Small-subunit ribosomal RNA from an uncultured prokaryote, 1518 nucleotides, folded computationally.
RNA sequence: AGAGUUUGAUUCUGGCUCAGAACGAACGCUGGCGGAGUGCUUAAGACAUGCAAGUCGAACGAGAAAGUCACCUUCGGGUGACGAGUACAGUGGCGCACGGGUGAGUAACGCGUGGAUAAUUUGCCCUUUGGUUUGGGAUAACCCUGGGAAACCGGAGCUAAUACCAAAUAAGCCCACGACGUCUCCGGGCGAUGUGGGAAAAGAUGGCCUCUCCUUGGAAGCUGUCGCCAACCGAUGAGUCCGCGUACCAUUAGCUUGUUGGUGAGGUAACGGCUCACCAAGGCUACGAUGGUUAGCUGGUCUGAGAGGAUGAUCAGCCACACUGGAACUGAGACACGGUCCAGACUCCUACGGGAGGCAGCAGUCGGGAAUCUUGGGCAAUGGGGGAAACCCUGACCCAGCAACUCCGCGUGAGGGAUGAAGGCCCUCGGGUCGUAAACCUCUGUCGGGAGGGAAGAAUAUCGUUAUGUGAAUAUCUUUACGGCUUGACGGUACCUCCAAAGGAAGCACCGGCUAACUCCGUGCCAGCAGCCGCGGUAAUACGGAGGGUGCAAGCGUUGUUCGGAAUUAUUGGGCGUAAAGCGGGUGUAGGCGGUCGAGUAAGUCGGAUGUGAAAUCCCUGGGCUCAACCCAGGAACUGCAUUCGAAACUACACGACUAGAGUCUCGGAGAGGGUGGCGGAAUUCCCGGUGUAGAGGUGAAAUUCGUAGAUAUCGGGAGGAACACCAGUGGCGAAGGCGGCCACCUGGACGAUGACUGACGCUCAGACCCGAAAGCGUGGGGAGCAAACAGGAUUAGAUACCCUGGUAGUCCACGCCGUAAACGUUGGGUGCUCGUCGUAGCGGGUAUUGACCCCUGCUGUGACCAAGCUAACGCAAGAAGCACCCCGCCUGGGGAGUACGGUCGCAAGACUAAAACUCAAAGGAAUUGACGGGGGCCCGCACAAGCGGUGGAGCAUGUGGUUUAAUUCGAAGCAACGCGCAGAACCUUACCUGGACUUGACAUCUACGGAAUCUCUUCGAAAGUUGAGAGUGCCUUCGGGAACCGUAAGACAGGUGCUGCAUGGCUGUCGUCAGCUCGUGUCGUGAGGUGUUGGGUUAAGUCCCGCAACGAGCGCAACCCCUAUCAUUAGUUGCCAUCAGUUCGGCUGGGCACUCUAGUGAGACUGCCGGUGUUAAGCCGGAGGAAGGUGGGGAUGACGUCAAGUCCUCAUGGCCCUUAUGUCCAGGGCUACUCACGUGCUACAAUGGCCGGUACAGAGGGUCGCGAUGUCGCGAGAUGAAGCCAAUCUCACAAAACCGGCCUCAGUUCGGACUGGAGUCUGCAAUUCGACUCCACGAAGGCGGAAUCGCUAGUAAUCGCGGAUCAGCAUGCCGCGGUGAAUACGUUCCCGGGCCUUGUACACACCGCCCGUCACACCACGAAAGCUGGUUGAACCAGAAGACGACGACCCAACCUUAGGGAAGGAAUCGUCCAAGGUAUGGCUGGUGACUGGGGUGAAGUCGUAACAAGGUAGCC
Repeated sequence: AGAGUUUGAUUCUGGCUCAGAACGAACGCUGGCGGAGUGCUUAAGACAUGCAAGUCGAACGAGAAAGUCACCUUCGGGUGACGAGUACAGUGGCGCACGGGUGAGUAACGCGUGGAUAAUUUGCCCUUUGGUUUGGGAUAACCCUGGGAAACCGGAGCUAAUACCAAAUAAGCCCACGACGUCUCCGGGCGAUGUGGGAAAAGAUGGCCUCUCCUUGGAAGCUGUCGCCAACCGAUGAGUCCGCGUACCAUUAGCUUGUUGGUGAGGUAACGGCUCACCAAGGCUACGAUGGUUAGCUGGUCUGAGAGGAUGAUCAGCCACACUGGAACUGAGACACGGUCCAGACUCCUACGGGAGGCAGCAGUCGGGAAUCUUGGGCAAUGGGGGAAACCCUGACCCAGCAACUCCGCGUGAGGGAUGAAGGCCCUCGGGUCGUAAACCUCUGUCGGGAGGGAAGAAUAUCGUUAUGUGAAUAUCUUUACGGCUUGACGGUACCUCCAAAGGAAGCACCGGCUAACUCCGUGCCAGCAGCCGCGGUAAUACGGAGGGUGCAAGCGUUGUUCGGAAUUAUUGGGCGUAAAGCGGGUGUAGGCGGUCGAGUAAGUCGGAUGUGAAAUCCCUGGGCUCAACCCAGGAACUGCAUUCGAAACUACACGACUAGAGUCUCGGAGAGGGUGGCGGAAUUCCCGGUGUAGAGGUGAAAUUCGUAGAUAUCGGGAGGAACACCAGUGGCGAAGGCGGCCACCUGGACGAUGACUGACGCUCAGACCCGAAAGCGUGGGGAGCAAACAGGAUUAGAUACCCUGGUAGUCCACGCCGUAAACGUUGGGUGCUCGUCGUAGCGGGUAUUGACCCCUGCUGUGACCAAGCUAACGCAAGAAGCACCCCGCCUGGGGAGUACGGUCGCAAGACUAAAACUCAAAGGAAUUGACGGGGGCCCGCACAAGCGGUGGAGCAUGUGGUUUAAUUCGAAGCAACGCGCAGAACCUUACCUGGACUUGACAUCUACGGAAUCUCUUCGAAAGUUGAGAGUGCCUUCGGGAACCGUAAGACAGGUGCUGCAUGGCUGUCGUCAGCUCGUGUCGUGAGGUGUUGGGUUAAGUCCCGCAACGAGCGCAACCCCUAUCAUUAGUUGCCAUCAGUUCGGCUGGGCACUCUAGUGAGACUGCCGGUGUUAAGCCGGAGGAAGGUGGGGAUGACGUCAAGUCCUCAUGGCCCUUAUGUCCAGGGCUACUCACGUGCUACAAUGGCCGGUACAGAGGGUCGCGAUGUCGCGAGAUGAAGCCAAUCUCACAAAACCGGCCUCAGUUCGGACUGGAGUCUGCAAUUCGACUCCACGAAGGCGGAAUCGCUAGUAAUCGCGGAUCAGCAUGCCGCGGUGAAUACGUUCCCGGGCCUUGUACACACCGCCCGUCACACCACGAAAGCUGGUUGAACCAGAAGACGACGACCCAACCUUAGGGAAGGAAUCGUCCAAGGUAUGGCUGGUGACUGGGGUGAAGUCGUAACAAGGUAGCC
């Protein structure tokens, strides 16, 4: 510090997710030791048991027992002493208000911070001063007694005090009045002072006789210590008040009657409506009152670079609480955790009458919960209470126990050790890896175990001595020093030494990317994983296991939570044209901000000083535990607050001045600015009349409709309503909405020019108020045209639409509502600044002119283009989206949703305000490349058109589907499967079926044994196979044997046309012989990418030329190759024969190679030449020459890529599967089935024909297991026989159409030949299933073929025959060959396919795309709802415990007074006031639940349609 995830890719926006740190944690797996910490976050739920607050005999009275000893004894016991002034209880004092726990309540002066108290108090403690006098009456304990189950209560009697009471005294204190000084915040405070009045006390204990008295010694007294009283000061603690800070909700906007203030009184330690009486009517609130929800606050803690955010366990400060609610008492302090009273709930005891209790103290129990410990030891230390002290108490505390809960430290060994052991895993079978790892050798000894030793933590207290102080004092007491004695829970712990022994001590998570770490097996969208993206559908580095690896380590992972990353709430540090986001517009209040100069103040601001900012924590330095964690000391820091001194630039405040902002006056012109009234013409419609006749109207085409009752058309007249053509313009005006005939009246604003005036009067604007298109609503008018709804006609699968004919609200007017729009420039307002160019509207200036223009120029408005700059890009660019400032509004992922609920407004429709649950990992902006479009432009192609011939109809052939079957083997599937694989299924082929057999196998290699191989005969059998008999002895040899072949045996292995073409290679099809596809460098762009390759011409062509931020290059195109067309040359047999000779008249022979031909080598054609045209180009057009002319014709040749195209059944091959079978052999059957459908063909339907006869002319091929001549036989297929030929020689082999002649004469025929019967031929082991051909006879459909559809542009189509491959035989198929030989192309609108450019896009699996809504089903959360049921709260009334205050003649009563009667004072009871629980009735708010119901969300393959994205087929949207 970043990363993953939206896309085909890019960039931006934006959310989600991850890596980090942390925790009082929990869960899973695992677990050796030690140290330091921490440990009910939930039920402030309920609690058994024990302990947690007592102490003082030096305040006081009383005062045992057990036991021991002694004595006595009636032997039962008694007495005394010790125990012991001990224990227990009581009076009294102090403490119990601390310490400890918890966080329920509390949004508050509760807390924090800083102040105030001149408005207060403070036990114990400290300093100082002065006192501590004289008396009195009770009472508990105790004893006697009564009631009660108990708790406890009552009566009588005795007694003490540092208990209680009265009196004295009063330095000082308090109160009243007077007056002085000083300070002051002006309220008063402080000091001194006069007069009058008022209020105190308690003793205990130690010592000593100096003085007085009795006199061992004591008393008074003196003295010490501890107390007590009054008062001042201090310290500490507490109370109260104030400034500032302190959560969320405005879908809580108004709250308040003791309320706000005053006067007086009461009350308090103290101010105060704290309380009361009276008076006034105030007080709080948008800077958030009131209400609701949540919450103890802080130092700190966690995180973060910081600012912040989250949090408030342990430790520390404050607050609050103590079963719930209320109340007071005591006290210095409480309205009191282990006190009291009352009420309530709960638990327990009970004799049923009544009582007891409060773990949120320490342990512990139950419950709740994911979850949190021992009913331990000790007061040794620290601290606290009491005490003079010893000492006692102390679950505070110190320790130990439990828990890997956290942090820190240590160990589980170290060195050597390669046959790289065994074993595991992987493997290309070579090896690799675990791995120096182990074994083995050497060594060490931490921890744990055993044995021994063994701390620090301890200081005191007390005793003695010494010194000091007090004192009369060598007493005593205080303090100091020294010495003696004594005290340890932890704990025989830490630590040290020795002993033995590598011996007892490693796991967890992860390994697709993020993110370090890879293979095998299993599984097969199953099981499962998953933080996000996403894995899994037969080769899963993602599931499960294993091996290996990576990370951390006594832990490791998971879950939860917080911060971070997240600049994703943005103060630091974001945005708002299109991504979420500018209010529809204005006026303007509060608020915020604000021009120039001068002098002043000092609130902000800046600087200095002082106080404070507790300690701990964090940080730095040093130190102590072996280190560390941890602990200690010092420092720094605590960014804050307050006080004070100073500065005066800026802001602010108040004063004075100015004119540049703002405004006013004067003059001027422009304008659909607004309102009211009037006027005008054109047009539509309607009415009347005339002319006139059959249609009109409407559409893509029609129909509904109107019209012979006279329409449409046309002329004249009239009525009525609405809107204002041309002018008219990115022209004008207005704040926006909006405004358009003409005239008049009323009226707003802006602009220009000139001077004068005011003197900051300004800008913005939450609330508020006003305006606000269309539609809509109310009332009343009006209504020509148009036109939702509606009706009809069309269209359509449907058509509740688009189109047509009608047509009502409405549109218009008046008045009143509504308050919304894609109210848009999707751009809030204001001010200033920042290059230019060109228009336009208004006004002005200058120059010139007689004048108007033109030209130059200023301001205002409105446009176009562009620089810098900005922007994600697109774009904006003085009218900013630039550079800055001020103010307002708004945004924070998509959906749910601008919805629900609540509120406000509205007549309604609805508007404004405005969530959540749930759900997704995206949603989105801009731009890029493609693809697509019922977008556009340009251009090609037998693409259409123009032609010729077909297919589709018939019969047959052949392939396919389907069906059938034991099997009808398998594959191919739009073009680009279907006479395709198959260049040829009777057996074989053959993969299929039935049946019969074999199991190292039909085939390959290896081992052993036997045999030569081989041949003949033979049993059974359908054959495969099997049985038996015989013949046969080969080749090489180093004599061992070997090679080939056959048989047997065992196992390694063979074998598979079994699966996967979606694991593959190779090969092939297709777009397409279309003109395209790319690269290097440069350059442009943030980037994907662009440029080049686009543009202007041209071409068959990305062919070439020109231009150009491109310049070059590659694969394609073309050419190079082959055939063919012309010529030359070479050669001349098997070819040829012009000339010569012979001839059987056949190039037959001699001869020749001229010609044809053959097959080698060359030539030729290149837009080369001429003319025109074109840009002087490329090229195009025409011409000449030429056998051939613009690629001469044909072939081979197929760019980058697409279709997961085809093929595992050609071959090869990974993986999987079978192994007496999915392998192998054999026989028979099947692939040839047959209602039907389709493709491709053949033959026809006839006269351009058929039949018969005659006569011509090819090319290219094949041939020895072959072609097979002449001849003979057969009607024929063919047979016979045999010459020739391994082929320019022989042969297949007669070419056919054509031509000549004849017959047929339009018919199911002399067309057509299917089908059938009979007879044959050939091949073959074999033609039954199932071959071809021949002859005779039979003679079907069919008379040119619906919708639709195919081929072809020249030697082509059409037509005619010939050959070949396969092959024993079998072609209408396929591959070739030649013969005869046309028609047509105006042209590119349309169909199909393709190329280039451009445009739109929500597509990218790319339109066979994407995608919307209803309905149906399942699940989920939410709303509404008759109600039902909780919580909380308000106001009203009733009620009124305990208590406090008040009243009170009755009843009771020790202290004082008394005249002894009583009084005073006090108490009880009663009454009143206040008041908790409780009750009655009624509201608000909030939760749960609820038949039925509403929409929403989600859900691989449901229904209906096709709304949107392209002009989405009616542009879309609000």
The RNAcentral record of the sequence draws on ENA. Rfam family: Bacterial small subunit ribosomal RNA. Model confidence (mean pLDDT): 85 of 100.